[in-house]
RNA sequence: GCGCCCGUAGCUCAGCAGGAUAGAGCGUCCGCCUCCUAAGCGGAAGGUCGGGGGUUCGAAUCCCUUCGGGUGCGCCA
Numbered sequence: 001g002c003g004c005c006c007g008u009a010g011c012u013c014a015g016c017a018g019g020a021u022a023g024a025g026c027g028u029c030c031g032c033c034u035c036c037u038a039a040g041c042g043g044a045a046g047g048u049c050g051g052g053g054g055u056u057c058g059a060a061u062c063c064c065u066u067c068g069g070g071u072g073c074g075c076c077a
Base pairs, nucleotide, nucleotide: 001073002072003071004070005069006068007067010026011025012024013023019057028044029043030042031041032040050066051065052064053063054062
């Protein structure tokens, strides 16, 4: 330099042939239960979907650009 994959909640990830209020598990907080704790049960908070721009009635999803991580190939008189 040329390609490919990944980036979504504090953590691990799903959703990605466009569609409604963006989800799960774990964790955190509150409550129930219990003598207490754990376990179990119920609930809540938490998100610019890496950033910017574009297409569209509508974008996490498509296009362009850019940043970070991983990986393959190439170049190096």